Predicted 3D model of a 346-nucleotide part of an RNA (small-subunit ribosomal RNA, central domain) from Laminarionema elsbetiae. Its Rfam family is "Bacterial small subunit ribosomal RNA". NCBI's taxonomy places the organism under Eukaryota, Stramenopiles, Phaeophyceae, Ectocarpales, Laminarionema. RNAcentral holds the full RNA, with entries from SILVA. The coordinates come from a structure-prediction model, not an experiment, and the mean pLDDT is 85.
[in-house]
Context: one part of a larger RNA
């Protein structure tokens, strides 16, 4: 390398779009130095080694002779289903427009309200708060608990359903204003324009990075009290970075359905959420679910959004440690990120 393989065993790229390759729906004609394929001849693959028959060393091993043989790969002449170049129909695939629903998809900008926290008045007065106990901390400069109001940030309880939406990441308080997609129904149009997809490109929770605002609450570090032989820790009181806005990096996740994308075939039964028809309980489509036959699987279990049965294209994998590391390279202010070994060792 072949040959098996990635739900859990080593293994699906975090996610879409897209280039170049890669495959590739119907109906016709053509073409045969326009590729593969097919047939048929021809040549070629040193020699030894291998296999078969013989022969020589007493036999073997071993040595010599001599034969076949697949299968490779060239060339030449043929064949034309299929593939390949051309042409040419249709419409199922893929779009496009028209109708309809549904949607916490996304962006801005206003508003709304519940609780915390602080101020600020009012009346009252010794306590409060914390804990398994405590302290450490508030408090007669009037706290804690009540009531009136004031300001400011942050979050959207109930509705909330293994319900909906989005490629992923992730999206819920109302309204408006921009936009992006999916779905049903139906005719009309283009006529294969499709799948996938190395490279490139756009996006990416949180933490982190710049700058500039903002800081109610929470809460790394930090600082105090406990606890403890000791506590750099679980408890307790405080408390900054940062949690929030812009704009600008970073680009990593147990980014999980540990399950790559499309397309076809192939038993059902409940429950759900959309949407059409029918006419009132049923049939059709599009997800979300549970059950589950065939079937699959080493079991677990999967079971029409597969982990069945095909079939295309990508990505990964080849004992364990060293190691997702060292070295180079390229990205980033920076912390880091990506590609990515080897000696050694069991």
């Nucleotide at each position: 390398c072949u040959g098996g393989g990635c739900g859990u065993a080593a293994a699906g790229g975090g996610u879409u779009c897209u280039u170049a390759g890669g495959c590739u729906g119907u109906u016709u004609u053509u073409u045969g130095u326009a590729u593969g394929u097919u047939a048929a001849a021809a040549a070629u693959u040193a020699a030894a080694u291998g296999u078969c028959a013989a022969a020589g060393c007493u036999u073997a091993a071993c040595u010599u002779u001599g034969a076949a043989a697949u299968a490779u790969u060239u060339u030449u002449u043929a064949a034309u289903a299929c593939u390949a170049a051309a042409u040419u129909u249709c419409u199922g695939g893929a779009g496009u427009a028209g109708u309809u629903u549904a949607c916490g998809g996304g962006u801005u900008g206003a508003u709304a309200c519940u609780a915390u926290u602080u101020c600020u008045u009012c009346a009252a007065u010794a306590a409060g708060g914390c804990u398994c106990a405590u302290a450490u901390c508030u408090g007669u400069u009037a706290a804690u608990a009540g009531a009136a109001g004031a300001a400011g940030g942050a979050a959207u309880a109930c509705c909330u359903a293994g319900g909906g939406u989005g490629a992923a990441a992730a999206c819920a308080a109302u309204c408006a204003a921009c936009u992006a997609g999916u779905u049903u129904c139906u005719u009309a149009c283009u006529a294969a324009c499709g799948c996938u997809g190395a490279a490139g490109a756009a996006c990416u929770a949180a933490a982190g990075u710049a700058u500039a605002g903002g800081u109610a609450g929470c809460a790394a570090a930090c600082a105090g009290a406990a606890u403890u032989a000791g506590a750099u820790a679980c408890u307790c009181u405080g408390g900054u970075a940062g949690u929030c806005u812009a704009u600008a990096c970073u680009c990593u996740g147990a980014c999980u359905u540990a399950u790559g994308a499309a397309u076809g075939u192939g038993a059902a039964a409940u429950a759900u959420u959309g949407g059409g028809a029918u006419u009132u309980u049923u049939c059709u489509u599009g997800g979300u679910a549970u059950u589950a036959a065939a079937g699959c699987u080493a079991a677990c279990g999967c079971g029409c959004g597969u982990a069945a049965c095909a079939u295309u294209c990508c990505g990964c994998c080849u004992g364990g440690g060293g190691a997702g590391u060292a070295c180079g390279a390229u990205c980033g202010c920076a912390a880091g990120a990506u590609u990515a070994a080897a000696a050694c060792u069991c």